Context: one part of a larger RNA
Molecule: large-subunit ribosomal RNA, half B
Organism: archaeon
């Protein structure tokens, strides 16, 4: 020093992130209570007052025992006892009467959440979460929702005044606007939509193909925001300015309304005003263009509530000023047991240096004899934990979604379980019936063959009534009437000739039969219910659903992945990720960067092939309209032009320009080179050659795209081809494959199919790579110097110091990535020590636009000081008030095995904003664990050995620390010197104060061994007297102490800046060059520590001796040392005296408010008693112990 308790003079929050803690308060009783209010409450509001103990008297309330009354238990009254509550009187002690223990501090504003409740067991208790009330939504029960693979279960043995979801969050007041986007519901149909099925086609079967028909769905159209969400800009206007009811425009789905509003929101900001403060980054009230408020993600507001935030007042205090002291525990000391962390060696270190830039070990210098023991914690970049930040992994987990695939769920269509039956429609087959009109023809002649006879009493023509069809003339059918006939063949028309028969083509009606859709309707499957033990009945539902299998939608509900690389860290931003040119590149070749300059991802049927012919920009001269510049002519004219496009490099009877003819922009092969120096290696470029077919030239030759050098792209798949091959049993067809050729792209360009979050996070590695510190630099920063423009009336240099320019420093920010990521704790703060000066005072100088007295500018100087307070973490700044001053820095932004934890930076939560989301923000806000027994070494002390050196005492100081002082106010000097005056000094001299440093307890005060008072309880019958509550209260020596006393200077050497002599160089001058003399708080002495381990180990004086252990001690003390006695003896105990400190003991006597007949009871007081009791003080005194002894 620490933990835990205890008390402080004076001050009273000044402490500190922040009254953290810690006091204060307190119990009951009365009196008393503001504001608000949802009228309950706020309220124990707040603020008073009283409380003990005796002696008495009164009231109640139990009970008990008696009397009496009245009487069946029971009831009243009166008297006694014992028990309890309340009151009133009178009496009395003390500082203090809930005497101790228990036992609210209080009050103002605001924020947020209504409350009570709940919660991260173990760092977060909140403003989170719930909550009662709102409100939407789904649900009609075989209900919606949920669980399950299913049986089956839960809501529920509940039924919409229920259940489930979901979102707001008591209550008051109120919820504006928008449906364009997401979702949602609902509608609708010539879109659009898969299986199945119908068709059609593939030569006949199949897969294929084409088409029809078509459900959800999609699209379309509407309604829904207490569904996801949204909810603007410009310009101009009024007669002072100013503002801006107005007005213009461009825009949307709409352009945020009430209402709050520098807010848990607001960047700029510490807005800006009031108010609180002595000051206010706080708080509260206001103001609004509010980066980036706003209305059930709810807005305002609100009494009560809150271990919530946050800011004022009172009261109270050791938080503080500034500490002291006391008690216990623990350290410490003995004694017995006894881990662990940790440990490459070695180790006596310091300062500089060096070094991978931060060294006990390496240079250098210093300084250093061994060892112990308490102690600090500066260091070991101490230990603990393969850094949690950062980055990197073709690492990981969760999460999200309109990434990417896929799946469960849901909706659908078809099929299968799946049966009857009846209508409607629709379609196929059969029958049966009809209907088919150009003109012409008696006329309503389908067509084509046979056909000469066919129908009819089983009812013919007519007639009548209907009913269908119509080309409006007629046609057919049914009923009824009628009672025998009514057609056809030939003729006429006509392309065709008619009855009958049979086919066959369209259409239509009807029956049967089948199909499909739809409608009702049964009941047997199936499903639910109910009786039953079953089998089975019944009842409701029913061919629906359900379930199976298939189609299509839809589907973060769920699973799997992806979510590029470069890079002065990463992101963000670029693309230096594919190809060109020039520099860069350093005279082969190659060569890097987020070097620099600029391009490419085509383009042209001519801008191509090949012959022929011409010569360009420009200038000069000369020429109608004609100019600078049209066109012609004549010259010069090496390229200054052109060349599709970049940049180099070409290119002149040409690589240009024109014109003729053509398509080599050819098919097959081959080599070399560039791509890719010095390994390999694809696509792509290009150049040469060969062979076949061309064009063009008289011909040599030339052509395989373009003056060169960029214009690009692999497999798998797919397309195309009068292209070749292979494939099933014959032929052929189609269909598959194979090769070839060509087109289709991967731009991250030698080519994956791919969005996010993580602070809830995890893993591995990096100091290959950033945040902190260092290193290094030094743009930026801080000082400085040169120059001397401007200003100081005048003059650059008293003061001021533009444009510039050159340096110093390592305190800013940067840059670099060098050392640390198997870890060097990150802001301020406190604490504490040490330097640096470029000095803020104070000391001694100089200049002045210095009269004095304030100043201002500059030398020298670092020896001391440099303080308090608001607010805000805050360093910084900014404010109050002092002050001689209220300096700037540094030591890993000194300082966390020292504190602190307010900030920043973790899980929790809010706001604003952004994000569809999941979440995110050098935006705000709350709230949130700081580990540990020191090994070396440092430091701060205390011992114990060796050497000096026999042993005991006394001394010198080599050398070291100190600031031992600093600074101020005041009075004399003097109202003087100076000044017109106002004003107003100095030397030196006195006293003080204030910090600072030492001592010290006489005073003042603090703490207390003590004494006393007193509560509650226990011990004893009672008193006395003790014990706990380490009870509480008053007073208190000593000791120890501060806030209290005492002390705390001149003076001399040497010098700084500057002041001087004398003096030359330089016949003068010159403070200087040689000599000399002054001259600061600063430097060395005197002064005060400690010091012979000073290794040069020191000197002096007495000794024959010392010393130790052991024993009694204390002025000494952690242990050791120290110092004191040890019987020849006051060192301790214990007695005695005094002296202190309390405050009058017990015990007896009497007194005592009053009760009682009386004995007697009674708090209390007074007398014996300045008593008693205590005593670390000063003294006597051998009664005890210091004995014997090593």
């Nucleotide at each position: 020093a620490c933990c835990g308790g205890g008390u402080a003079a004076g001050g009273g929050a000044a402490a500190u992130c922040g009254g953290c803690a810690a006091a204060u308060u307190g119990g009951c009783c009365c009196c008393g209570u503001a504001u608000c209010u949802u009228c309950g409450g706020u309220a124990g509001a707040a603020g008073g007052g009283g409380u003990g103990c005796c002696u008495a008297u009164c009231c109640c309330u139990g009970u008990c025992u008696u009397u009496a009354g009245a009487a069946u238990u029971g009831c009243u009254a009166g008297a006694g006892g014992c028990a309890g509550g309340g009151g009133u009187a009178g009496g009395u002690c003390g500082c203090a009467g809930u005497g101790a223990c228990a036992a609210g501090g209080g009050u103002g504003g605001c924020c947020c959440g209504a409350c009570u409740g709940u919660u991260u067991a173990c760092c977060a208790a909140a403003a989170a979460c719930g909550u009662a009330g709102c409100c939407a939504g789904c649900u009609g029960c075989a209900a919606a929702g949920c669980c399950g693979a299913a049986a089956g279960g839960c809501u529920u043995a509940g039924u919409a005044u229920a259940g489930c979801u979901g979102g707001u969050g008591a209550g008051g007041u109120c919820u504006g606007c928008c449906c364009a986007g997401u979702g949602g519901u609902g509608g609708u149909g010539u879109c659009u939509g898969a299986a199945a099925c119908c068709c059609c086609u593939u030569u006949a079967c199949a897969a294929g193909g084409g088409g029809g028909c078509c459900a959800a769905g999609g699209c379309c159209c509407a309604c829904c925001a207490a569904a996801c969400g949204g909810c603007g800009g410009g310009c101009c206007u009024a007669a002072c300015c100013c503002u801006g009811a107005g007005g213009c425009u461009c825009u949307u789905a709409a352009g945020g309304u009430a209402g709050c509003g520098u807010a848990a929101u607001g960047c700029c900001u510490u807005g800006u005003c009031g108010u609180c403060u002595g000051a206010a980054u706080g708080g509260c009230g206001a103001c609004g263009u509010g980066c980036a408020u706003g209305a059930a993600c709810g807005g305002c507001u609100u009494a009560a509530c809150g271990a919530g935030g946050u800011u004022g007042c009172c009261a109270c205090u050791g938080u503080c000023c500034c500490u002291a002291c006391c008690c216990g525990g623990a350290a410490g000391c003995c004694c017995c047991u006894g881990a662990a962390c940790c440990u490459u060696c070695c180790a006596u270190c310091c300062u500089g240096g060096u070094g991978a830039a931060a060294a006990g070990g390496c240079c250098a210098g210093g300084g250093a004899c061994g060892c112990c023991c308490u102690g600090u914690g500066g260091g070991a970049a101490g230990c603990g934990a393969a850094g949690a930040c950062c980055u990197u992994g073709u690492g990981g987990a969760c999460c999200u979604u309109u990434a990417c695939u896929g799946c469960a769920g849901c909706c659908u269509g078809c099929u299968g379980u799946u049966g009857c039956a009846u209508c409607u429609u629709u379609u196929u087959g059969u029958u049966g019936g009809g209907u088919a009109c150009a003109u012409a023809g008696c006329g309503u002649a389908g067509g084509u063959a046979g056909g000469a006879g066919c129908c009819g009493u089983c009812g013919a023509a007519g007639c009548g009534a209907g009913a269908a069809c119509u080309c409006c003339g007629g046609u057919u059918c049914u009923c009824g009437u009628g009672g025998a006939g009514g057609c056809g063949c030939c003729a006429a028309u006509g392309u065709a000739a008619c009855a009958c028969u049979a086919c066959c083509u369209a259409c239509c009606c009807a029956a049967c039969a089948g199909a499909a859709a739809g409608a009702u309707g049964c009941u047997a499957a199936c499903u639910u219910c109910c009786c039953g033990g079953a089998a089975g009945g019944g009842a409701a539902g029913g061919a629906c659903a359900g379930c199976a299998g298939u189609u299509g939608g839809u589907g973060g509900g769920c699973a799997g992945u992806u979510u590029g690389g470069c890079u002065g860290g990463g992101g963000c931003g670029g693309c230096a990720c594919c190809c060109g040119g020039c520099a860069g590149a350093a005279a082969a070749g190659a060569u890097a960067u987020c070097u620099g300059c600029c391009g490419g991802g085509c383009c042209c049927a001519a801008a191509g092939g090949u012959a022929g012919g011409c010569u360009c920009a420009g200038c000069c001269a000369g020429g109608u309209c004609g100019g600078a510049a049209a066109c012609c002519u004549g010259g010069c004219g090496u390229a200054g032009a052109g060349u599709g496009c970049a940049a180099g490099g070409g290119c002149a009877a040409a690589u240009g320009c024109c014109u003729g003819c053509c398509u080599g922009a050819c098919u097959g092969c081959g080599u070399u080179g560039c791509g890719c120096a010095a390994a390999g290696a694809g696509a792509g470029c290009a150049a040469c050659g060969c062979a076949g077919a061309g064009g063009c030239g008289a011909a040599a030759g030339c052509c395989g795209g373009g003056c060169c050098u960029a214009g690009c792209g692999a497999a798998c798949c797919c397309u195309a081809g009068u292209g070749g091959c292979c494939u099933u049993u014959u032929a052929g067809u189609g269909g598959g494959g194979c090769c070839c050729u060509a087109g289709g792209a991967u731009g991250a360009c030698a080519g994956a199919a791919a969005a996010g979050g993580u602070a809830c996070c995890c893993c591995a590695a990096g100091g290959a790579u950033a945040a902190c510190a260092g290193a290094c630099u030094g743009g930026u920063c801080g000082c400085g110097c040169c120059c001397g423009a401007u200003a100081g009336u005048u003059c650059a240099c008293a003061u001021u110091g533009a444009c510039g320019g050159c340096g110093c420093g390592g305190u800013u920010u940067g840059g670099u990535a060098c050392u640390c990521c198997g870890c060097u704790g990150u802001c301020g703060g406190c604490u504490c020590u040490c330097c640096c000066c470029a000095u803020c005072c104070u000391g001694g100088c100089c200049g002045u636009g210095c009269a004095c007295a304030a100043g201002c500018g500059g030398c020298c100087a670092a020896g001391g000081g440099u303080g308090c307070c608001g607010g805000g973490g805050u360093u910084c700044a900014c404010g109050c008030a002092u002050u001689a001053a209220a300096g700037g820095g540094g030591a890993u932004c000194g300082u966390u095995a020292g504190c602190u934890g307010g900030g920043u930076u973790a899980a929790g939560a809010a706001c604003g904003u952004c994000g569809u989301g999941a979440g995110a923000c050098a935006g705000u806000u709350u709230g949130u664990u700081u580990g540990a027994u020191a090994u070396c070494u440092a430091c701060a002390g205390g011992g114990c050995g060796u050497g000096c050196u026999g042993u005991u005492g006394c001394c010198u100081g080599a050398g070291u620390g100190g600031a031992a002082c600093g600074a101020c106010g005041c009075c004399g000097u003097a109202g003087u010197a100076c000044g017109a005056g106002a004003g107003g000094a100095a030397c030196c001299g006195g006293c003080g104060u204030c910090g600072g440093g030492g001592g010290c307890c006489u005073c003042u005060g603090g703490u207390u061994u003590g004494c006393g008072g007193u509560u509650g309880u226990c011990c004893u019958a009672a008193c006395a007297g003790g014990g706990c509550a380490g009870g509480c209260c008053g007073c208190g020596a000593a000791g120890c102490u501060a806030a209290g006393c005492c002390c705390u200077g001149g003076c001399g050497g040497a010098u700084a800046a500057g002041g001087g002599c004398u003096g030359a160089a330089c016949g003068c001058a010159u403070c200087u060059a040689a000599g000399c003399c002054c001259g600061a708080a600063g430097c060395c002495g005197c002064c005060c520590g400690c010091a012979a381990a000073a290794a040069g180990a020191g000197g002096c004086a007495a000794c024959a001796a010392a010393g130790g252990c052991c024993g009694u001690c204390g002025u000494a003390g952690a242990a050791g040392a120290c110092g004191a006695c040890g019987u020849u003896g006051a060192u301790a105990g214990a007695g005695u005296g005094g002296g202190g400190g309390u405050g009058u003991a017990a015990g007896c006597a009497c007194c005592g408010a009053g009760g009682g007949c009386a004995a007697c009871c009674g708090a209390g007081g007074u007398g014996u008693u300045c008593a008693g009791c205590c005593u670390c003080c000063c003294a006597c005194u051998a009664c005890u112990a210091a004995c014997a002894g090593c």